Transfer RNA from a Vulcanimicrobiaceae bacterium, 72 nucleotides, folded computationally. The source organism's lineage runs through Bacteria, Bacillati, Vulcanimicrobiia, Vulcanimicrobiales and Vulcanimicrobiaceae.

[in-house]
RNA sequence: GGACGCUUAGCUCAACGGUAGAGCAUCUGCUUUACACGCAGAGGGUUCAAGGUUCAAAUCCUUGAGCGUCCA
Numbered sequence: 001g002g003a004c005g006c007u008u009a010g011c012u013c014a015a016c017g018g019u020a021g022a023g024c025a026u027c028u029g030c031u032u033u034a035c036a037c038g039c040a041g042a043g044g045g046u047u048c049a050a051g052g053u054u055c056a057a058a059u060c061c062u063u064g065a066g067c068g069u070c071c072a
Stems, first nucleotide, its partner, number of pairs: 001071007010024004018055001026042005048064005
């Protein structure tokens, strides 16, 4: 330098163009003499950035950034 892939909650990951979710973690309550386990609930997101298409974009297109793999 070229090709390809990835970027979504604190972490690991989902999500046909149509209300952004799960597990773990955190907090509250129940349970226990107490802790743990278990059960119920809650909070937590400018979906990497900027544009474009569309009635509507995490999703499609363009450009940029970061990371990874391969080739040279």

About this RNA: It matches the Rfam family "tRNA". It is annotated as a transfer RNA.